[in-house]
Molecule: c-di-GMP-I riboswitch aptamer
Organism: Desulfobacteraceae bacterium
């Protein structure tokens, strides 16, 4: 120079738990909260993973189904702060 790695500095994201609210539920949102995480930003695939309102089976318990959600789960693609050993 250019890769590869990532100390400090200044910041960002923000799990379980919760208050409140939406939903049929899973979960979603606001605050509180901070276990962690250099992409725990964003796209799109891919499989997963939970729910069953509505449908359908069934005397009946219940199965089954995602159009319904999640993901801090891969892999590409992008796009960002700082730069010491």
């Nucleotide at each position: 120079a250019a890769a590869g790695u990532g100390a400090a500095a200044g910041g960002g994201c923000a799990a379980a738990c919760u208050c409140g609210u939406u939903g049929a539920a899973a979960a979603g949102c606001u605050g509180a909260g901070a276990c962690g995480c250099a992409a725990a930003g964003c796209c799109a695939u891919a499989g997963g993973u939970c729910u069953a309102a509505a449908g359908c089976u069934g005397a009946a318990a219940a199965g089954c189904c995602a159009u319904g959600a999640c993901a801090g789960u891969a892999u590409g693609g992008u796009u960002g702060c700082c730069g010491a050993a």